[in-house]
Record summary
This is a predicted structure of a 122-nucleotide RNA (SAM riboswitch aptamer (S box leader)) from a Chitinophagaceae bacterium. Lineage of the source: Bacteria > Bacteroidota > Chitinophagia > Chitinophagales > Chitinophagaceae. Model confidence (mean pLDDT): 76 of 100. The sequence was found by an Rfam model in a public genome assembly. The model forms 97% of the base pairs in the Rfam consensus.

RNA sequence: AACUUAUCAAGAAAGGCGGAGGGAUUCAGGCCCGAUGAUGCCUUGGCAACCCAUAUAACCCGGUGUACCGGUUGUAUGAAGGUGCCAAUUCCGACCACAUAUCACUUGUGGAAAGAUAAGAC
Numbered sequence: 001a002a003c004u005u006a007u008c009a010a011g012a013a014a015g016g017c018g019g020a021g022g023g024a025u026u027c028a029g030g031c032c033c034g035a036u037g038a039u040g041c042c043u044u045g046g047c048a049a050c051c052c053a054u055a056u057a058a059c060c061c062g063g064u065g066u067a068c069c070g071g072u073u074g075u076a077u078g079a080a081g082g083u084g085c086c087a088a089u090u091c092c093g094a095c096c097a098c099a100u101a102u103c104a105c106u107u108g109u110g111g112a113a114a115g116a117u118a119a120g121a122c
Base pairs, nucleotide, nucleotide: 003120004119005118006117007116008115013044014043015042016041017040021033022032023031027093029092030091045086046085047084050082051081052078053077054076055075056074057073058072060071061070062069063068064067090114095111096110097109098108099107
């Protein structure tokens, strides 16, 4: 790199370095950030709760000493540790279906694809 599952409308910024484009990606278009210094990197701080910790319920599965242990799932609380994240919905779109409107442009809802993150498997 490729595979599986889950989530992606919430949340959370200061300082330093640096000096030109940036908003992941193939792509019409739009919109936005940026010399009042963006993107990026470093430090510190924070957010969140995927893994995690504690408690608890179900009694679904396994084990046995038949009452517990382990697993699974749900719920509540937490934040020590492993990741992640801290402009705008993954910025909106771009593809498909339906609804709506039309000569056409559109709008709304749902989905797909791509992507990001986590956990797992190989």